A computed fold for a 127-nucleotide RNA from Candidatus Xenobium occultum, annotated as SAM riboswitch aptamer (S box leader). The coordinates come from a structure-prediction model, not an experiment, and the mean pLDDT is 81. The sequence was found by an Rfam model in a public genome assembly.
RNA sequence: UUCUCAUCCAGAGUGGCUGAGGGACAGGCCCGACGAAGCCACGGCAACCCCGCGACACGCGGGGUGCCAACUCCUACCCUUUCGACGAAGCGCUCGUUGCGCUCCGGCAGAGAGGGAAAGAUGAGGG
Numbered sequence: 001u002u003c004u005c006a007u008c009c010a011g012a013g014u015g016g017c018u019g020a021g022g023g024a025c026a027g028g029c030c031c032g033a034c035g036a037a038g039c040c041a042c043g044g045c046a047a048c049c050c051c052g053c054g055a056c057a058c059g060c061g062g063g064g065u066g067c068c069a070a071c072u073c074c075u076a077c078c079c080u081u082u083c084g085a086c087g088a089a090g091c092g093c094u095c096g097u098u099g100c101g102c103u104c105c106g107g108c109a110g111a112g113a114g115g116g117a118a119a120g121a122u123g124a125g126g127g
Base pairs, nucleotide, nucleotide: 001127002126003125004124005123006122007121008120013042014041015040016039017038021031022030023029026075027074028073043068044067045066047065048064049063050062051061052060053059054058072119077116078115079114080113081112082111083110086106087105089103090102091101092100093099
């Protein structure tokens, strides 16, 4: 750096140094001098991998990476569906003009719900 597979709605802090940004990108929306990002110490969470033990489904311990705001913070592309101004047909009531209701079909703009991708992150194995 690239490919494959798996996982991503849960979980996880307190100090020190530093000093203005950060949440991958775009658009949002958030976090940040009550101190961002980064580095250090100790701590924790627990997905994958390694080792050991066990009553071996799995659990415990140690280790390697990783992680410790918000669903991968939301959306982006595709599909399905609901609501929806309004329109058509039919039926019923009223009936002076007409109006109201129900059934069914279609449905602008926009909004909501579900699913699948893409992209991203992490691990393991391979090139």